[in-house]
Context: one part of a larger RNA
RNA sequence: CGUUGAACGUUGAAGGAGCUCUUUCCUAGUACGAGAGGACCGGAAAGAAUGGACCGAUUGUGUACCGGUUGUCCUACCAAGGGCAUAGCCGGGUAGCGAAGUCCAGCACGGAUAAGCGCUGAAAGCAUCUAAGCGCGAAGCCGUUCCUGAGAUUAACGUUCGUUUGAGACCCCUCGUAGACUACGAGGUUGAUAGGCACUAGAUGAAAGAUCCGUGAGGAUUUGAGUCGAGGUGUACUAAUUGGUCGAGACUA
Repeated sequence: CGUUGAACGUUGAAGGAGCUCUUUCCUAGUACGAGAGGACCGGAAAGAAUGGACCGAUUGUGUACCGGUUGUCCUACCAAGGGCAUAGCCGGGUAGCGAAGUCCAGCACGGAUAAGCGCUGAAAGCAUCUAAGCGCGAAGCCGUUCCUGAGAUUAACGUUCGUUUGAGACCCCUCGUAGACUACGAGGUUGAUAGGCACUAGAUGAAAGAUCCGUGAGGAUUUGAGUCGAGGUGUACUAAUUGGUCGAGACUA
């Protein structure tokens, strides 16, 4: 920009993905074979690699969430803290993201076939799968499965709303399950969208102060304390204010 208003929901033209393999067991030590050895067909079970999804468990990260600790500087000093030193170093670790983790997938079935195997059958009184005709037959082909999908310009269909008494959309703002921007999605007071606050999951691991014990380093009690980024629930305290633009048409010239 088109599809000749809009929102929402569908159909499915077309495109893409996928299609794998191994081992063990049963059939059966059977058929076969002098023996050694050792099946077809059919059935079952494990597994590999690959792919997708997910984070309850396992495990990793988690640059400042908690703790420990060295040196030094600062807050006058003590104590308690802060800065810097790779995040100073070290021990853990929420959310999120991930795999080495968990779950799932390949199936089955139908159609037309290849090589091949056949039926009937002449040319050619026979024979012949082929010349007319008919059938079987592959991990392959077309479907079936999964995904995208109406710019499918052949521009589809349905429902609802609207055509100026204007449906709806956007600007703007609060954001994230989205994200380079944009887009997409959740919201904008008729509100839980984000922050704050409260409670809580979870993390760390016992704060400060005080008291007691010890000459002291330190220890004990208060105390599962204190602190806490992203998680959960709630709560209008703060910010999403007010407003503007576009919009199918109608009328006039």
The prediction has a mean pLDDT of 88.
Predicted 3D model of a 253-nucleotide part of an RNA (large-subunit ribosomal RNA, domain VI) from an activated sludge metagenome.
The full RNA is in RNAcentral, with records from SILVA.